The part of an RNA shown here (small-subunit ribosomal RNA, 5' domain) has 533 nucleotides and comes from an uncultured bacterium.
[in-house]
Context: one part of a larger RNA
């Protein structure tokens, strides 16, 4: 110099970054992914309407209360369906590996949402969730019967530029090949909903496209040779299984290969990069926060379902470990956001808001969103202000300190005059962050788009700023002082107490203990440990 630091003594404000480095320990509570009523059946709640009783008022046909009724209407809790829950957010345990990093290549792939073109949507059907009736169980949670809808499920139809195979023909070439064209066979689709409205939003089927990915390879990518031999699916080849796709990924069979002092194998250790810190550079060291990647999700496995997952807040099994229980059985997973408890020198709040940025559903309004914005604690950081400025010697009083009727120092320091008001404090007044959407009105045309108006629209926040006012008023400390290394004398002690980074001080005149007084140094900080260059 340099830290995600920690400890002692201190301690006024503000930006602006940053806060479990240990135990990938173990969790109490809340919250963290939903959403569509413009898919459907349906009506528990809610509220309107509308009927039918009953009170009561009293203008005699009205108005109020309370019952019941009615999916009709606004909507809707739980079901059925659809998209989303693979994305965001944590954590580095594991991993020396195509994990990473950079540079190809795929004539061996896949891509839902979006996006450009081409085309289409003809017909039938059985079914199941809620609902309803009954039953088991302590509970979790299950079973039986009856119904019954759809953008849920299934069958025919129709269809090529798709898929499969056959045929003829040209172009490519990189070993298997690859692509274009004609002809034939055969085989695959659909789904409606909504509007005032042929308004919108959706469906299928193909060809591009753009995003995401997935596989191969060349190169780089710790230490230990006190680790020198490894290797049987092993290396290859034929052939098939499997996959989106290539491949011993995997299978039968056949051959005996492959790796290695250019460091194989084993073993220790670690996520990797952008950076970061140091250093004149070459280098060494680090991988916190930010960005990309990659791996994990109480351990290990294991498929499902999906365009995508072997899926943190899904499924299923083993196992530990915690709860619950009627003893028969069940729940659980904070390395998400706050928090607890443990470890530990150490490390924050069970906050606010969806205003803005962005995701997810939605025709929209909107929901929901511990992402994210904010706002709280902490000198843990770095930067910025400030604790006052000018005048002021009878060089005052008091301290120390000396050659002692006196010098010297502290020190223009202070008292005491003028001054200022930054930050703090009380008062007032107050933002930018806000574009959009929506709702009304008008115009314009290309009829579903645009423009104008004019409405609504902030968590932070009365916050930031900006004016007034009082008022030197409310703000300095830590180390050091022997050399190295800026900075000295007094007293106490006496090889004791004690210092000490290295040399060393200290045993009666210590400038090295300690105190006192000065002084140096930095300054809201200053030492001290720790680790790096």
């Nucleotide at each position: 110099g340099a830290u995600g630091a920690a400890c002692g003594c201190u301690a006024g404000c503000g930006a602006c970054a940053g806060g479990c480095u240990u135990a990938a320990c173990a969790c109490a509570u809340g919250c963290a992914a939903g959403u569509c009523g413009a898919g459907g059946g349906g009506c528990a709640g809610c509220g309107g309407u509308g009927g039918u009783g009953a009170a009561g008022g009293c203008u005699u046909g009205c108005c109020u209360u309370c019952a019941c009724c009615a999916g009709c209407c606004g909507g809707c809790g739980a079901c059925c369906g659809g998209c989303g829950c693979a994305c965001g957010g944590g954590u580095g345990a594991g991993u020396a590996a195509c994990a990473c990093g950079u540079a190809u290549g795929c004539a061996a792939c896949c891509u839902g949402c979006c996006u450009g073109c081409c085309a289409c949507a003809g017909c039938c059907g059985g079914a199941u969730a809620a609902u309803c009736g009954g039953g088991a169980g302590a509970a979790a949670u299950u079973c039986c019967g009856u119904c019954u809808a759809a953008u849920a499920c299934g069958g025919c139809a129709u269809a090529a530029u798709g898929c499969a195979c056959c045929u003829a023909u040209g172009g490519g070439a990189c070993a298997u090949c690859c692509u274009g064209u004609u002809g034939g066979u055969g085989c695959c689709a659909a789904a409606g909903g909504u509007u005032a409205a042929u308004u919108c939003c959706g469906g299928u089927g193909g060809c591009g496209g753009a995003u995401g990915g997935g596989c191969a390879u060349g190169c780089g990518u710790c230490g230990c040779a006190u680790u020198a031999g490894u290797u049987a699916g092993u290396u290859g080849g034929c052939g098939g299984u499997g996959u989106a796709a290539c491949g011993g990924a995997c299978c039968a069979c056949c051959a005996a290969g492959a790796c290695g002092a250019c460091g194989a194998u084993g073993c220790g250790u670690a996520g990797g990069g952008g950076u970061u810190c140091u250093g004149a550079g070459a280098g060494g060291a680090a991988g916190g926060u930010c960005c990309c990647c990659c791996a994990c999700a109480c351990u290990g496995g294991u498929a499902c379902u999906g365009a995508g997952a072997c899926a943190c807040g899904g499924a299923c099994c083993a196992g530990a470990c915690u709860c619950c229980u009627a003893c028969g059985g069940g729940a659980g997973g904070c390395a998400g956001c706050a928090g607890u408890g443990a470890g530990g020198a150490a490390u924050a709040u069970u906050g606010g808001u969806c205003a803005a940025u962005g995701g997810g559903c939605g025709g929209g309004a909107g929901c929901c969103u511990g992402a994210a914005c904010c706002a709280g604690c902490c000198a843990a950081g770095u930067c910025g202000c400030g604790u006052g400025a000018g005048g002021g010697a009878u060089g005052a009083c008091g301290g120390c300190c000396c050659u002692a009727u006196g010098g010297g120092u502290u020190g223009u320091a202070a008292a005491c005059c003028u001054c200022u008001u930054u930050u703090g404090c009380c008062g007032g007044g107050g933002a930018g962050c806000a574009a959009a959407g929506u709702g009304c009105c008008g115009c314009a045309c290309g009829u579903g788009u645009g423009c104008g108006g004019u409405u609504u629209g902030g968590a932070g926040a009365g916050u930031a700023c900006c004016c007034g006012g009082a008022g030197a008023a409310a703000a300095a400390g830590c180390a050091u002082c022997g050399g190295c290394u800026a900075a000295c004398u007094c007293c106490g002690u006496g090889c004791c107490a004690g210092c000490a980074g290295c040399c060393g001080c200290g045993g009666u005149a210590a400038u090295a203990c300690g105190g006192a007084g000065g002084a140096u140094g930095c300054g809201a900080g200053c030492g001290u440990u720790a680790u790096c260059c």
Rfam family: Bacterial small subunit ribosomal RNA.